[in-house]
The RNA shown here (small-subunit ribosomal RNA) has 1507 nucleotides and comes from an uncultured prokaryote. Its mean pLDDT, the model's own confidence on a scale to 100, is 82. Its Rfam family is "Bacterial small subunit ribosomal RNA".
RNA sequence: AGAGUUUGAUCCUGGCUCAGAAUGAACGCUGGCGGCGCGCCUAACACAUGCAAGUCGAGCGAGAAAGCUCCUUCGGGAGUUAGUACAGCGGCGGACGGGUGAGUAACACGUGAGAAUUUGCCCUUUAGUGAGGAAUACUCCCGAGAAAUUGGGGUUAAUACCGCAUACGUCCCUUCGGGGAGAAAGAUGGCCUCUUUGCUGUCGCUAAGGGAUAAGCUUGCGGACUAUUAGCUUGUUGGUAGGGUAAAGGCCUACCAAGGCUUUGAUGGAUAGCCGGCCUGAGAGGGUGAUCGGCCACACUGGAACUGAGACACGGUCCAGACUCCUACGGGAGGCAGCAGUAGGGAAUAUUGCGCAAUGGGCGAAAGCCUGACGCAGCAAUGCCGCGUGAGUGAGGAAGGCCUUCGGGUUGUAAAGUCCUGUUAAGUGGGAAGAAAGAACUGCUUUUAAUAGAAGCAGGUGAUGACGGUACCAUAGAAGGCAGCACCGGCUAACUUCGUGCCAGCAGCCGCGGUAAUACGAAGGGUGCAAGCGUUGUUCGGAUUUAUUGGGCGUAAAGCGAGUGCAGGCGGUAUUAUAAGUCAACUGUUAAAUACUCCGGCCUAACUGGAGGUCUGCGGUAGAAACUGGUGUGCUAGAGGAUGGAAGAGAGAAGUGGAAUUCUCGGAGUAGCGGUAAAAUGCGUAGAUCUCGAGAGGAACACCGAUGGCGAAGGCAGCUUCUUGGUCCAUUCCUGACGUUGAGACACGAAAGCGUGGGGAGCAAACAGGAUUAGAUACCCUGGUAGUCCACGCCGUAAACGAUGAUCACUAGACGUCAGCUCUGUUUUGCAGAGUUGGUGUCGUAGCUAACGCGUUAAGUUGUCCGCCUGGGGAGUACGAUCGCAAGAUUAAAACUCAAAGGAAUUGACGGGGGCCCGCACAAGCGGUGGAGCAUGUGGUUUAAUUCGAAGCAACGCGAAGAACCUUACCUAGGCUUGACAUGCAUUUGACAGCCAUAGAAACAUGGUCUUUUGGGUUUCGGCCGGAACCCAGUGACAGGUGCUGCAUGGCUGUCGUCAGCUCGUGUCGUGAGAUGUUCGGUUAAGUCCGGCAACGAGCGCAACUCCUACCAUUAGUUGCUAUCUGUUUAUUCAGAGCACUCUAGUGGGACUGCCUGGGAAACCAGGAGGAAGGUGGGAAUGACGUCAAAUCAUCAUGGCCCUUAUGCCUAGGGCUACACACGUGUUACAAUGGUCGGUACAAAGGGCUGCAAGCUCGUAAGGGUAAGCGAAUCCCAAAAAGCCGAUCUAAGUUCGGAUUGAGGUCUGCAAUUCGACCUCAUGAAGUUGAAAUCGCUAGUAAUCGCGUAUCAGAUACGACGCGGUGAAUACGUUCUCGGGCCUUGUACACACCGCCCGUCACAUCACGAAAGUUGUCUGUACCCGAAGUUAUCUUAGCCAACUUGUAAAAGAGGCGGAUACCUAAGGUAUGGGGAGUGAUUGGGGUGAAGUCGUAACAAGGUAACC
Repeated sequence: AGAGUUUGAUCCUGGCUCAGAAUGAACGCUGGCGGCGCGCCUAACACAUGCAAGUCGAGCGAGAAAGCUCCUUCGGGAGUUAGUACAGCGGCGGACGGGUGAGUAACACGUGAGAAUUUGCCCUUUAGUGAGGAAUACUCCCGAGAAAUUGGGGUUAAUACCGCAUACGUCCCUUCGGGGAGAAAGAUGGCCUCUUUGCUGUCGCUAAGGGAUAAGCUUGCGGACUAUUAGCUUGUUGGUAGGGUAAAGGCCUACCAAGGCUUUGAUGGAUAGCCGGCCUGAGAGGGUGAUCGGCCACACUGGAACUGAGACACGGUCCAGACUCCUACGGGAGGCAGCAGUAGGGAAUAUUGCGCAAUGGGCGAAAGCCUGACGCAGCAAUGCCGCGUGAGUGAGGAAGGCCUUCGGGUUGUAAAGUCCUGUUAAGUGGGAAGAAAGAACUGCUUUUAAUAGAAGCAGGUGAUGACGGUACCAUAGAAGGCAGCACCGGCUAACUUCGUGCCAGCAGCCGCGGUAAUACGAAGGGUGCAAGCGUUGUUCGGAUUUAUUGGGCGUAAAGCGAGUGCAGGCGGUAUUAUAAGUCAACUGUUAAAUACUCCGGCCUAACUGGAGGUCUGCGGUAGAAACUGGUGUGCUAGAGGAUGGAAGAGAGAAGUGGAAUUCUCGGAGUAGCGGUAAAAUGCGUAGAUCUCGAGAGGAACACCGAUGGCGAAGGCAGCUUCUUGGUCCAUUCCUGACGUUGAGACACGAAAGCGUGGGGAGCAAACAGGAUUAGAUACCCUGGUAGUCCACGCCGUAAACGAUGAUCACUAGACGUCAGCUCUGUUUUGCAGAGUUGGUGUCGUAGCUAACGCGUUAAGUUGUCCGCCUGGGGAGUACGAUCGCAAGAUUAAAACUCAAAGGAAUUGACGGGGGCCCGCACAAGCGGUGGAGCAUGUGGUUUAAUUCGAAGCAACGCGAAGAACCUUACCUAGGCUUGACAUGCAUUUGACAGCCAUAGAAACAUGGUCUUUUGGGUUUCGGCCGGAACCCAGUGACAGGUGCUGCAUGGCUGUCGUCAGCUCGUGUCGUGAGAUGUUCGGUUAAGUCCGGCAACGAGCGCAACUCCUACCAUUAGUUGCUAUCUGUUUAUUCAGAGCACUCUAGUGGGACUGCCUGGGAAACCAGGAGGAAGGUGGGAAUGACGUCAAAUCAUCAUGGCCCUUAUGCCUAGGGCUACACACGUGUUACAAUGGUCGGUACAAAGGGCUGCAAGCUCGUAAGGGUAAGCGAAUCCCAAAAAGCCGAUCUAAGUUCGGAUUGAGGUCUGCAAUUCGACCUCAUGAAGUUGAAAUCGCUAGUAAUCGCGUAUCAGAUACGACGCGGUGAAUACGUUCUCGGGCCUUGUACACACCGCCCGUCACAUCACGAAAGUUGUCUGUACCCGAAGUUAUCUUAGCCAACUUGUAAAAGAGGCGGAUACCUAAGGUAUGGGGAGUGAUUGGGGUGAAGUCGUAACAAGGUAACC
């Protein structure tokens, strides 16, 4: 720091997603150790049990027991325990510490400032501490009660309580002289003393001042959402008086006034503890508020006060409520959001541990006691940090695994082996080393009369440890006990095999998986982290994707339809003064911790100690004065006014004009008119249309007329008048910043629509009819009502568009045009030119822009202000609110869903877009197909099988140049299993084969016969040795497969198309895809050539080169030829002779727009000459880049998969030849341009020894017999046919046509039944020229006629491929059909129009809205009731010790109690409001596989589209 994803590709816009960091986490797999942190985020849910706040005998009175000792009359007593325990009175503390975050949007918090306050204990100062009194708890006695608890009586103490005295300070009043009010408590140590009194130290107590600490109060500023919450408020705002409080204050009460808050967001709603900080980020920011620290709030829920220095009190009280527990039913008890722990909830969060040793707190004079604060330990990889699981060497690169092209590679120096080390764990031993200093004790000093006591300083003996036998140290042995997790298609580091087969599954996004998956699962290998690794959730980042830093708005989302203008924002120029903003200095604060830097302590790190700086903020003091603001005084360049001119469909009102349509009346006139692509509806003989005249009525204003004018926009058009707004030009007179923008607000605002009343000619939604159509609720036609028009009032929207807010300034020009002014020239008005101001256009520089484009009328460069945007859909919709008569408008979401939606441009493709051009493409012609019969192929059907493939053109007489068996792949049946065929290996036999016989359909089986071959060595020629070949049997590797996949492939082929195209290098242009070249003007069969050109060149195609053919020359002359010569024959190259000619087949020539005329710039074109041939002479071969996943796994080859006593192999028979039917391709015909018969003429190209076969002979014939010749320019097939000559038939189902059938034959072959061809005789079907539609052909072509060949025993061949004979017609032309090429245009297509795509309906599913209602919740208002409690008032009725009076009794004062009143929690009644859940039914929306109906949009989308 970026990356992936929209497209065929590109640039942009824009969303989604990823890589990073973090976490109080959870889950999955795995798990060695240690240090330091951290651990209910959910139910502020409910809690069993234990503990968490006590302490003081130096404040006070009282005061046991067990035990032990002694005595005893054995009943007991005394001492000790012990002034101890328990309890009580009293003091201090239970307001701290600890927990939680429910509530709270608030002076709650943060920060800064302030004044009207209190403050126990503590420090300091001053002054005191005198003298009395009356009670009471405990205890004892008598009770009540189940208990909790409690009543009565008697006794008693205090630092408890109450008076009195005193009063330096204090408080109150004051005439400033004074007057009045108000306290206290002692304890303990020492000295002295007979005791008391007394003296003194310390600790207390009282009053008062000051300080410190702590707390209360006020206030500026700051930090969240919602306007689909716009008005709120009556103690409300202020004043006066009083009350109340520690204290200011409506805090409370009475009275008076009517205020106070609010668009700078009041009020309401929903959410939330706030901060230091923490996470992230470059920062600005964003998120968050666990642990630690500060503040606040709360303590079962609600209310209340008491005590106290402090509470309205977590482990206090009272009341109400809910819940739980006890109960003897009468009553009582309780509050873990303290520490543990339990249940529950939940994805999820620990021990009912140890200790007060340390730190801190309470009490105490102290010892000390208490302390779930705290210190420690336990549990959990929950996080951070550190360590380890060994290190070196080691190649036979072991074995095994995996892969393999079978050679090897990889795991891999990895292992083993060898050598070394010993961290760690476990074992043994040591280890109070550190964590501990104080108090006590001793000494010194001070105080004191004091060697008491107290305070301070110094010393160091002994005691005190939860953690813990822990940290640490030493030590024996031993590599021995210790590695996983995720990933490996791209992003993103890392690849192979097998399995699976759109299944199972994966997936963060794009997307993988349909038989060769680097994406699923597994394995091997690899990559990354590592005691962890992944996943999930959340936050920030990337995201400049809310943009202050740091975005945009012509077309991508986005300028309000447009103006006026209040508030607000911003604002010309000079100067004076100010100091709010601003700047800088000093200062207070900004707690600590954290973060940063440096230094230090634990072995290191995490962790932690110290120091420094930071903390960007707020306040104060004294300054500066440029800029901004406030103030004063000016100025004229902005703005406005005045004066003089100018143009205009600017607006409103009134009047008026002609043309046209329609209607009415009259005349004339007759059969149609009208309408359309064509028609029909309609009108018309009751007289239309047409035509002439007159009249009525309404609406709109031709020509002028125009990228002309005016207006803010909408918009404005005959002419005249009236009223009226704005603009421009010129003059230079005046005012003196008066400006600009503008949230709300207000007036305007096309068309349609609405209301009331008019009007209504034409046009025309709805509607009706006619057409069209599959349908046609449309387009077209005939009619036609609202409406369109007027007046008044609503509506308030449009693609209200320049898709471009307003305003000021600046920044090249050129050419038009409108309205002025000035100047120049010329001049009669005038005209022309130049300049200038204001409008309106076209082009264009710089610049901008994603591009298109904009470009002084900016989309350039700046300033100011307003409005608006933040992915697509849902949706401009729902709900709510406002407006409206309604229609509806404005404002305006969410759930859910997708990974895109979109802009501009590019290349293609396509268009019922355009231009140019070509082709037997049409047209012009000739002949066919489609109708018939037959042949053949295909589909379908049938079948045991009818083997398989080919499927628009480009499958269908195609593979097949030839299925009776074979072929053959199919079916049935019978057989074989290393096999019919190939190669190894090991063993065995010597045969096997052949021949014969038997059974059988054959294969095969059985039997018989016959029985080896060969090379070498050696040899005594008997043999021996070992080998090879063949064969039998058996073994295991393997063979075999026309089994599957042509969508895994090679090769070969078809097609567009023999169409003229397809590309590249360099350069240039463009951000880029790409463009240019290749476009353009000509020309051509041609991207053929020429010219021009930011292109210049080149390649594959075109053409040429090759072959055949047409002419000539030359060479050669047999098997060919025969002109001349000779011979011969009935005849004949028959023979000789010859090579002239034909011919054969080699080599050459020839044609090149070369020549001429004309046109043209050239290329080239038109014509002509010559020539056998003329403009590529004719034909063939030759097929660019590519397209169709085109065809073929059944020619062949081949990956993968499948079968292996069968999907292989052998054999027989059958089938491929079936047959209601449909189609393609052919053939024969329908006849006289013909049929039949007879005669007669002329080819080319082929083939021939398992062959072609002459001739002769037999047969009606197919053919048979015999047989010459010929491996062929020699012989044969072989007759060419149409043609020509002659005869006959005479228009008919025929002397046409030949199917079908019968009979008899011939040939091939092992075999002719299924299932061959041919011959003869007989039979003699359909068919009389073929609907819609459709095919071929442009010259030696079509048409027509025959001949040959391959395959092949034969043949279905009428097919295919060749050969020659005879031999036409027509082409005006390119409008149309089809196909193609080039350019251009539109596009929402790119699988590319066989494209894309819209809506209803049907089905499934999801979320949402409405809905009669219904459920609980929150809340307002009014009223009722009213606990506890404070306050006030009343109360001589009950009770009471202190004070007063009194000897007393008693009375008074006061208190308790009681009553009343106000306030008030909970509760209740009534009635509103908010939000939530649910609801029969209903509404639209989203999504879904191939559903239905149409075809609305994208091309002129077939009616241009859209608002």